Predicted 3D model of a 71-nucleotide RNA (transfer RNA) from Halobium salinum. The organism belongs to Halobium, within Archaea. Model confidence (mean pLDDT): 81 of 100. The RNAcentral record of the sequence draws on ENA. Rfam family: tRNA. It is annotated as a transfer RNA. Rfam describes the family as follows. Transfer RNA (tRNA) molecules are approximately 80 nucleotides in length.

């Protein structure tokens, strides 16, 4: 340099072009003599720019970063 693949809360993982979901973590509450466990609630995310579309995490183009392969 070329090709393939991936990028979603603090972490891990979903989402057929149609309200971004779940678990863990954190915080608050319930329970308990206290702690742990359990239950309830809250906070918090689509790598960046553009295009297609009524509508994009999803499709297309370019860029950045990680992994793999070729040279």
């Nucleotide at each position: 340099g070329c090709g393939c693949u991936g990028g979603u809360g603090g972490u891990c993982u979903a989402a057929u072009g149609g309200c971004a979901a779940g678990a863990c973590c954190u915080u608050g509450g319930c329970c308990u003599u206290c702690c742990a466990a359990g239950c309830c609630a809250a906070u918090g995310a689509u790598c960046c720019g553009g295009g297609u579309u009524c509508g994009a995490c999803u499709c297309c183009c370019g860029g950045c970063c990680g992994g793999c392969g070729c040279a």